[in-house]
Context: one part of a larger RNA
RNA sequence: UUGGGCCUAAAGUACCUAUAGGUGGAUUCUUAUGUCUGUUAUUAAAUUUGAGUGCUCAACCUUUGAAAAGUAGUGGAAACUACCAAGAUGGAGUAUAGUAGGAGAAAAAAGACUUUUUAGUAGAAAAGUGAAAUGUGUGGAGAUCAUAAAGAACACUAAUGGUGAAAUCACUCUAUUGGGAUGACAUUGACACUAAGAGAAAAAAGGUAGGGGCGUGGAUAGUAUUAGAUACCAUAGUAUUCCUAUAUAUAAAUGAUGGAUACCAAAUGAUGUAUGUAUCAACCCAUGUAGUGGUGUAUCUAAUGCAUUAAGUAUUCCACAUGGGUAGUAUGUUAGAAAGAAUUAAACUU
Numbered sequence: 001u002u003g004g005g006c007c008u009a010a011a012g013u014a015c016c017u018a019u020a021g022g023u024g025g026a027u028u029c030u031u032a033u034g035u036c037u038g039u040u041a042u043u044a045a046a047u048u049u050g051a052g053u054g055c056u057c058a059a060c061c062u063u064u065g066a067a068a069a070g071u072a073g074u075g076g077a078a079a080c081u082a083c084c085a086a087g088a089u090g091g092a093g094u095a096u097a098g099u100a101g102g103a104g105a106a107a108a109a110a111g112a113c114u115u116u117u118u119a120g121u122a123g124a125a126a127a128g129u130g131a132a133a134u135g136u137g138u139g140g141a142g143a144u145c146a147u148a149a150a151g152a153a154c155a156c157u158a159a160u161g162g163u164g165a166a167a168u169c170a171c172u173c174u175a176u177u178g179g180g181a182u183g184a185c186a187u188u189g190a191c192a193c194u195a196a197g198a199g200a201a202a203a204a205a206g207g208u209a210g211g212g213g214c215g216u217g218g219a220u221a222g223u224a225u226u227a228g229a230u231a232c233c234a235u236a237g238u239a240u241u242c243c244u245a246u247a248u249a250u251a252a253a254u255g256a257u258g259g260a261u262a263c264c265a266a267a268u269g270a271u272g273u274a275u276g277u278a279u280c281a282a283c284c285c286a287u288g289u290a291g292u293g294g295u296g297u298a299u300c301u302a303a304u305g306c307a308u309u310a311a312g313u314a315u316u317c318c319a320c321a322u323g324g325g326u327a328g329u330a331u332g333u334u335a336g337a338a339a340g341a342a343u344u345a346a347a348c349u350u
Stems, first nucleotide, its partner, number of pairs: 005320001008303001012318001016199002021194003027086002031082001034080001035077009048066005054060001091191001092188003096183002099180001103177002106174001108172001114150003118146001120144002125136001162169001207246005215241001220236002258317006266295001268293002271290006300305001323350003332343003
C1' cells in the first nucleotide's frame, strides 16, 4: 500500500453551516480527454524464452527468432466517462393555502411553597436521629391568625408525547423571528451530495467585573458513629447555584451506531397533516404522506442482538483505529488573564 475494519473487542469528530477537493439523475447531439484497437519507432548488450549448433552428455558456450508492459508518432471505434449544444422533468429550490409545536430572543403580570419583618392569641417545648447530641426556646420559641418584603423554581395536566443541528426547551399572556411537515402543481430547470482547512452556536463546573442572595450547599466549624473516622448521619455555613457583560470549549456531549441516495415480508401503537366515508356538527372508520415507538420474517452478526428509523443489499464523500503499558504524558507550537484546552511522540517495558 492492497485486502479487511469502526453499537458492545482498537476505531464515528459533541453538533451544524460552508470553501477547496472528491462524487453526481433521465433524453438527444458534437468533439474525442480518459477508454478500446491497428500500425510505426523506441525501451543497448547480457539476462528470460522457442527452435537449433558446439564441448562424449549436462551445466556452459553459441546461432537465429519471440516476448509482457511503458513512452512517442500516426490511423480507427464511440457503448461508458469527460467536453460542446439543446430542450424536458421525477432530484433540489422559490412562491402559495391552511396548519402542529416546552424551537429562539424580549416585555408584562399570576398563584402555591419557603424564609424573614411587624402586631395579636397561647404558654413549654420544638427540632433532629438507628439512638443521640451540638445548635434553638420563659429575654416567650415551635404552633395559630393577620400584614409586609424578598429571591428561586413553576404542582396537576405529563405520555412509550412534542420541538430544535446539537447543547437543550414546560405557570400564563402579548408582540416578534427562524425552521418543519402536508396539500394543490404555479414557477426555476440538475441549480445536487459530502466536506480537509475555516466559521457559527455549544450542559455542568470553575474564572473576571458589577448586581442579587429565599432555599440548596463544595470548603470550614461543632455533634455523633468508630479501635481510628480528616467519611457516610446530624446542626450551622462561605464560595456556588440566579441576573447582566465577558472569556473558557470540555462531558458516559450516548442511539457508545458520521452524512446523503436507492432498493428489500408483515401486522401493531401513538403524533402532525391531506383526502374519502359518515353526521345537524364533531369524533370514529378507510387510504396516503412525514417524523416517532414497541414486536417480527428474510438477511447480517463472534454472540447479545439489528431488522424499511438496519448493525440488510449497493453507490458516494468525510473522520478514525493498527497489541498492552509508557500516555492523551513529555517537548515544541497555537489560542487563553488563569484554570485548563488543542495538536502530539520516543526511549524503555511486557
The part of an RNA shown here (small-subunit ribosomal RNA, central domain) has 350 nucleotides and comes from Ginkgo biloba. The organism belongs to Ginkgo, within Eukaryota. Rfam family: Bacterial small subunit ribosomal RNA. Gene Ontology terms of the family: ribosome and structural constituent of ribosome.